[in-house]
RNA sequence: GCGCGAUUAGCUCAGUUGGUAGAGCACUCCCUUGACGUGGGUGGGGUCGUAAGUUCGAAUCUUGCAUCGCGCA
Numbered sequence: 001g002c003g004c005g006a007u008u009a010g011c012u013c014a015g016u017u018g019g020u021a022g023a024g025c026a027c028u029c030c031c032u033u034g035a036c037g038u039g040g041g042u043g044g045g046g047u048c049g050u051a052a053g054u055u056c057g058a059a060u061c062u063u064g065c066a067u068c069g070c071g072c073a
Base pairs, nucleotide, nucleotide: 001072002071003070004069005068006067007066010025011024012023013022019056027043029041030040031039049065050064051063052062053061
């Protein structure tokens, strides 16, 4: 330098024909306990890496850039 893949909540990851973003763990609070833990419930938390384009509408499609990984030279 070229090709491929990844980037979504604090962490690990879903999101399958484009239609107002979810789960588990963690955290808050409540119930349960003498207390802790377990168990049950509740709530908060996301400019979907970034900039543009297409579209009535983009996490999703297209392009540039950034970071990480793999391969080729």
The RNA shown here (transfer RNA) has 73 nucleotides and comes from a Minisyncoccia bacterium. It matches the Rfam family "tRNA". It is annotated as a transfer RNA.